[in-house]
Context: one part of a larger RNA
RNA sequence: UUGGGUUUAAAGGGUUCGUAGGCGGUUAAUUAAGUCAGGGGUGAAAUCCCACAGCUCAACUGUGGAACUGCCUUUGAUACUGGUAGUCUUGAGUUAUAUGGAAGUAGAUAGAAUAUGUAGUGUAGCGGUGAAAUGCAUAGAUAUUACAUAGAAUACCGAUUGCGAAGGCAGCUCACUAAGCCGAUAUUGACGCUGAGGGACGAAAGCGUGGGGAGCGAACAGGAUUAGAUACCCUGGUAGUCCACGCCGUAAACGAUGAUUACUAGUUGUUGGGGUUUAUCUCAGUGACUAAGCGAAAGUGAUAAGUAUCCCACCUGGGGAGUACGGUCGCAAGGCUGAAACUC
Numbered sequence: 001u002u003g004g005g006u007u008u009a010a011a012g013g014g015u016u017c018g019u020a021g022g023c024g025g026u027u028a029a030u031u032a033a034g035u036c037a038g039g040g041g042u043g044a045a046a047u048c049c050c051a052c053a054g055c056u057c058a059a060c061u062g063u064g065g066a067a068c069u070g071c072c073u074u075u076g077a078u079a080c081u082g083g084u085a086g087u088c089u090u091g092a093g094u095u096a097u098a099u100g101g102a103a104g105u106a107g108a109u110a111g112a113a114u115a116u117g118u119a120g121u122g123u124a125g126c127g128g129u130g131a132a133a134u135g136c137a138u139a140g141a142u143a144u145u146a147c148a149u150a151g152a153a154u155a156c157c158g159a160u161u162g163c164g165a166a167g168g169c170a171g172c173u174c175a176c177u178a179a180g181c182c183g184a185u186a187u188u189g190a191c192g193c194u195g196a197g198g199g200a201c202g203a204a205a206g207c208g209u210g211g212g213g214a215g216c217g218a219a220c221a222g223g224a225u226u227a228g229a230u231a232c233c234c235u236g237g238u239a240g241u242c243c244a245c246g247c248c249g250u251a252a253a254c255g256a257u258g259a260u261u262a263c264u265a266g267u268u269g270u271u272g273g274g275g276u277u278u279a280u281c282u283c284a285g286u287g288a289c290u291a292a293g294c295g296a297a298a299g300u301g302a303u304a305a306g307u308a309u310c311c312c313a314c315c316u317g318g319g320g321a322g323u324a325c326g327g328u329c330g331c332a333a334g335g336c337u338g339a340a341a342c343u344c
Stems, first nucleotide, its partner, number of pairs: 004315003007298002012312001014201004021194003025088001027086001029084003033081002035077008049065006091191001092188003099180001103177003107173001109171001110154001114150008125136002162169002206247006215241002220236004258311001261308003266289010293300002317344003326337004
């Protein structure tokens, strides 16, 4: 490489948009590039294969044939693929009316809790634990009442609920955006699918500048525990967590399951829409159980891991190693790309 694979054995890119490329619906016409058939030319000799012959045999050699699966040219065929100019509506879009949603961005605002401050009441403890101690407290704490201030997060509703490409998204309200879905016509007429490179987005932590800082809390300090305790438990507590702008670009970024389309028994929940005679039917999601099938099994089973199409990504024994070197990106931390010797 061919082949075989990628839920869990090695292996699906974090997600999406999209360039090149690959692949692509119906119908009729034309062309004849691919494709198929016939003819001609060429395809040196040797080699290979077959037959016969010559060295006593064989190796070896000679003669003849076949072959040289290729290339060029010419005459035809036209089902399929391609090209050209048409056609159609089911794929894919567009428009109008509805509709549900924690989809996004920016602003305004609400209550509970917590902490702090001031004032009142009030007196000796509070707090914490398995038990304690550190800690706080007669300079009046804890508790309780009133008022004020601050930051962060939104109890109940709340749910195998919903939305989003993924990351993710939850008080309430307003403005501006985006996507989906149902049904009905109208309209464009294959405009599609995938997608190497490339662009954009991308939890948490971390980094830069400037704010903010209630609670929590790496580091750190103290108290315990212990043989020790650089931990688990307790008292404190800095970065951080929050906001704005700019980087980083990784996660068990998971359904450990790439995207698209078609087909293949059923049962039962639930979300949104539509029809309806209130039996139930039908689309789009989201769950459970199962038929056939698949699978090493666990399991999966119309949301496939079944049967097929097409495109991309990736795998090829363990360690060495996601390391070294080089390149490239980054302020850095590091990211991406990514070996070999050696060893079992």